[in-house]
């Protein structure tokens, strides 16, 4: 210098102008009701150029506050809410090295064991194939108590050749042995050597794998090592299973309160007792209908909570590798009509084109009950430790 | 907001328990038949099985994340 790797930050600034929206206080207004006090009456109220208090709504002024790091996807976990519920199992899902954290989680640390990188890292869905089923196309002889296609090697027989006549070679053919080599294939019943042997073979033996077992460190996962045992039992659980361990069901449109009305139901107390209708019917009774007060439940439009003070930000400190947790101090920071956070000038930052005069851009995307986590998607910018090479000194 | 399906050729659809080249019909192209066109007969071409990983000797087919289309709900 140059290629790489982790862990993090930021996500356009200043300023003028006109606007959105939460709130808070102010003038100014309107203002249901309510007190008072005046009048009028049919005593049951009613009404007012009056006075005072007044929830709220206007429009104006002024101060405060107003989108993410993902606000997204709704994948996982909780909080809170109603509903069910005596406990537990079944089905159903869903998790899976170990210790930890943590409100909890499949998120995180840390550490272990595989696998990739020269390295710094990186990636793991990482229980159980010795419960039991299944399944492994094609090619090969043989795909799981396996297998003899070429090859070797022992043997009988049959032909040919050579012979020192004892046999020896070679070809086919029977009927063995053999898993070294060759080939098939994703995988062929431990690996390499070395002796063995009629060829071979854990038949013996070293040395690595693998089984049992016992020691040492370690919480643990595992790690080392010492005796042993010739080696049994391929792979596939994101195939069905088993094991452990975990889960009640719904969603904030949850749910809680208030509740318009010349809508409705329902009881009550008065006036009315007159007139209609209807049903039986000889009379004659009987039932249902008026109108005014006043009381009462349920809930529709609608409203208000829930609703933003929270496992909550931020400084600083203790413990801890860490994730994380104590403690101290400080601040209060969006909350709607599913609807607002804008817009336009200039000046500067950055990028792109330029005929050098200027032109164009500024990522991904925006809250709706709130939290922790994954997972996506992002223009450019920056800081700090690591590794590799190559120079220089 | 909350639940649940789907996605293979231009179009409709198959593809067994995961098994090797991914099929069929329409549609398009080229030929032959026809004065020409349909129609019919042959032949031909068409595929990131939505994308991207993982599991597996092997994935359309299992798993996981994303990207699009679709429906129910109150």
């Nucleotide at each position: 210098c140059g290629a790489g790797g982790c862990a993090c930050c930021u996500g356009g600034g200043c300023g003028g102008c006109c606007g959105c929206u939460g709130u808070g206080c102010g003038c100014u207004u309107c203002g249901a009701g309510u007190c008072g006090u005046g009048g009028c009456u049919u005593c049951g109220g009613c009404c007012g150029u009056c006075g005072g208090c007044g929830a709220g709504g206007a429009u104006c002024g002024c101060g405060c506050g107003g989108a993410g790091g993902a606000a997204a996807g709704u994948c996982c976990g909780g909080a809170c809410u109603c509903c069910a519920c005596g406990a537990g199992u079944c089905a159903g899902g869903g998790c899976g090295g170990u210790u930890g954290c943590u409100a909890a989680c499949g998120a995180c640390a840390a550490c272990c064991g595989g696998c990739c990188g020269u390295g710094a890292g990186g990636c793991u869905a990482g229980g159980g194939a010795a419960a039991g089923u299944g399944c492994c196309a094609c090619a090969g002889a043989g795909a799981a108590c396996a297998g003899a296609c070429c090859g070797c090697c022992c043997g009988g027989c049959g032909c040919c050749a050579c012979u020192u006549c004892g046999g020896u070679g070679g070809c086919g053919u029977c009927a063995g042995g053999u898993a070294a080599g060759g080939g098939u294939g994703a995988a062929a019943c431990g690996g390499u050597g070395c002796g063995g042997u009629a060829a071979g073979a854990g038949c013996g033996c070293a040395c690595c794998g693998c089984g049992g077992u016992c020691c040492u460190g370690g919480u643990g996962a595992c790690a080392g090592g010492g005796c042993u045992g010739g080696c049994a039992g391929g792979g596939u659980a994101a195939a069905c299973c088993c094991c452990g361990c975990c889960c009640g069901g719904a969603g904030a449109a949850a749910g809680a309160c208030c509740g318009c009305g010349u809508a409705g139901a329902g009881g009550g107390a008065c006036c009315g007792g007159c007139g209609u209708c209807g049903a039986c019917u000889c009379a004659g009774c009987c039932c249902a209908g008026g109108g005014u007060c006043c009381c009462c439940g349920g809930g529709u439009a609608g409203g208000u909570c829930g609703u933003u003070a929270g496992a909550g930000g931020c400084c600083g400190u203790g413990c801890g590798u860490g994730a994380g947790u104590g403690c101290g101090g400080u601040c209060c920071c969006a909350g709607a009509g599913a609807a607002a956070u804008g817009g336009u000038c200039g000046c500067c930052a950055c990028c792109c084109c330029u005929u050098c005069g200027g032109g164009g851009g500024u990522a991904c995307a925006g809250g709706a009950u709130c939290c922790g986590g994954c997972u996506u998607a992002c223009a450019g910018g920056g800081u700090g430790g690591c590794u590799c090479g190559c120079g220089u000194c | 907001g909350c639940c649940c399906c789907c996605g293979u050729a231009g179009c409709a659809c198959a593809a067994u328990u995961g098994g090797a080249u991914a099929g069929u019909g329409c549609a398009c192209c080229g030929c032959a038949c026809u004065u020409c066109u349909a129609a019919u007969g042959c032949g031909a071409a068409g595929g990131u099985u939505g994308c991207u990983g993982g599991u597996u000797c092997g994935a359309g087919u299992c798993c996981a994340g994303c990207c699009g289309g679709g429906g129910g709900u109150a």

Predicted 3D model of RNase P RNA and transfer RNA as a complex of 467 nucleotides. Model confidence (mean pLDDT): 76 of 100.